[in-house]
RNA sequence: UGAGUCAGCUUGGCUGUCGCGGUUGGGGAAACCUUAUGAUCUAAGAAGUCCCCGUCGAGGAAAGUCCGGACUCCAUAGAGCAGGGUGGUUGCUAACGGCAACCCGGGGUGACCCGCGGGAUAGUGCCACAGAAAACAAACCGCCACCUUAGUGGUAAGGGUGAAAAGGUGCGGUAAGAGCGCACCAGUAUUGUCGGUGACGGCAGUAGCUUGGUAAACCCCACUCGGAGCAAGAUCGAAGGCUUCACGCCUGGUGGAGCUGCGCACAUGUUUGACGGCUGCUCGCUGAAGUGUGCGGGUGGAUCGCUUGAGGUACUCGGCAACGAUGUACCCAGAUGGAUGGCGGCCGCCUACGGGCAGUGCUUGUGGGAACAGAAUCCGGCUUACGGUUGGCUCAUUUA
Numbered sequence: 001u002g003a004g005u006c007a008g009c010u011u012g013g014c015u016g017u018c019g020c021g022g023u024u025g026g027g028g029a030a031a032c033c034u035u036a037u038g039a040u041c042u043a044a045g046a047a048g049u050c051c052c053c054g055u056c057g058a059g060g061a062a063a064g065u066c067c068g069g070a071c072u073c074c075a076u077a078g079a080g081c082a083g084g085g086u087g088g089u090u091g092c093u094a095a096c097g098g099c100a101a102c103c104c105g106g107g108g109u110g111a112c113c114c115g116c117g118g119g120a121u122a123g124u125g126c127c128a129c130a131g132a133a134a135a136c137a138a139a140c141c142g143c144c145a146c147c148u149u150a151g152u153g154g155u156a157a158g159g160g161u162g163a164a165a166a167g168g169u170g171c172g173g174u175a176a177g178a179g180c181g182c183a184c185c186a187g188u189a190u191u192g193u194c195g196g197u198g199a200c201g202g203c204a205g206u207a208g209c210u211u212g213g214u215a216a217a218c219c220c221c222a223c224u225c226g227g228a229g230c231a232a233g234a235u236c237g238a239a240g241g242c243u244u245c246a247c248g249c250c251u252g253g254u255g256g257a258g259c260u261g262c263g264c265a266c267a268u269g270u271u272u273g274a275c276g277g278c279u280g281c282u283c284g285c286u287g288a289a290g291u292g293u294g295c296g297g298g299u300g301g302a303u304c305g306c307u308u309g310a311g312g313u314a315c316u317c318g319g320c321a322a323c324g325a326u327g328u329a330c331c332c333a334g335a336u337g338g339a340u341g342g343c344g345g346c347c348g349c350c351u352a353c354g355g356g357c358a359g360u361g362c363u364u365g366u367g368g369g370a371a372c373a374g375a376a377u378c379c380g381g382c383u384u385a386c387g388g389u390u391g392g393c394u395c396a397u398u399u400a
Base pairs, nucleotide, nucleotide: 001396002395003394004393005392006391007390008389009388010387012347013346014345015344016343017342018341020057021056022055023054025053026052027051028050031049032048033045034044035043036042059372063383064382066381067380068379069378070377071229072228073227074226078283079282080281081280082279083225084224085223086222087221088102089101090100091099092098103117104115105114106113107112118220119219123218124217125214126213127212140159141158142155143154144153145152146151167185168184169183170182171181172180186210187209188207189206190205191204192203193202194201195200233304234303235302236301240260241259242258243257244256245255246254247253262296263295264294265293266292267291268290275287276286277285278284311331312330313329314328315327316325317324318323349369350368351367352366353365354364355363356362357361
C1' cells in the first nucleotide's frame, strides 16, 4: 500500500424567527365560568375554557409481525388418541426457536466462517442416467482350471461405468485370487488410565469385527405445549324500567336521589343441565339460568387503561464472555383523523476543482451533497433497508 475478516460509535451541532402537542411547574383574570342570589348590578374566586412564562417532545431500526413475555379478560381435573415446537454440552435471561463460551463435523493459506448437530442394528421409502449390479445388491471386460471350441466351474486382486461398487499400503499364500494369513495405518466396538462441571479429548491395550448414503424423506426417541388480545379490559352516559322523596292536583304532571341497563314475537333449556370452559377430538370433570333466530328503538359519545419500567447512561466490583451485584449522579413523548414543523445564519462531516507554505502535513477559496426512514399498550430478541466513521487481527507486496 492492497485484499480479506471481526467488532464498535454515530445517524449532525448551535442560534434567530414564526408555528404545533403534553405539563399534578409558576403566574394571570378582559370575556366565558363558579359563589354570594331566584334575577340585574357589584364583589370575590381560580375546578374548567382562555392568556403568559418555563420545561419536555420519534429510531437505531420506530419497519417485518417471525419468536418470547409483562399486563387484561375467560378458565384451570384429568385419561386416551392426535397435533404443534425444540434437539451437542455448560452457563445467561422474566422467557425464547435468543445470547455467550466450549465440544464435534465441514470450509478456508489464514484471521475466521458455517451447522434443521439424538437415532440408519425398530420399520418403510428413495439414490435419475450410466453400469453386470445401487442393499436379501455383483460378473461386462479380464485372470485361472477343465474341455476341444460351443461351453462348464472358480474368482472379485486388475480394468470399465458412476457422486458412491465388499477399508488402504506392502509381504506371504493360492490353479488364479480374496483379511485367506501377517505387519503398519484407518474405521468400529471395547478395557484401563490421565485431563475436563460436561459434551469430549490425550495415552496405552484387546478384537480380522470391517459391504453405502439419505431422517432439511416418512418414522423412532427425549423434553415441552390453556385461549384471546389495548379494536384486551374498566367506568360514566344514552333509549327505557323499578323504588322512594318533594311540589302540585279533573288521576296523572314536574324536579331530586337510588337501583338497573331497551321492547316485542317464536323456538329451546333450568339438575332429563341448553350454553360456556379444560390445545383438536372422545370420555370425563366443571361453571351455569339462560340461550338461539327475527323485527323495532337508543347510542356511535366521554373518561380511564396511557406510559416510572424484568427502565436507560456513566463510574465501582465479580465473571473468558453473555451478564450479574451494589451505591452515587444524571435522564424519561403519549397523539386520537392522529403533535415535534417552516424559513434564515454560522460551524462540523463527505466530495470535486484549485491556491499558498511545506514535505507525506498544515492552511485557504469556490461549487455540490447528506442515506434508510415516523411512536400508537409496553418490553427482550431475530430478520430486513441503509449514509458516514474508528479500531483489532490475517495474508500478499514494497521500503527502512
The RNA shown here (Bacterial RNase P class A) has 400 nucleotides and comes from Lawsonella sp. Its Rfam family is "Bacterial RNase P class A". It is annotated as a ribozyme. Gene Ontology terms of the family: tRNA processing, ribonuclease P activity and dimeric ribonuclease P complex. The coordinates come from a structure-prediction model, not an experiment, and the mean pLDDT is 76. The sequence is in RNAcentral, with records from ENA.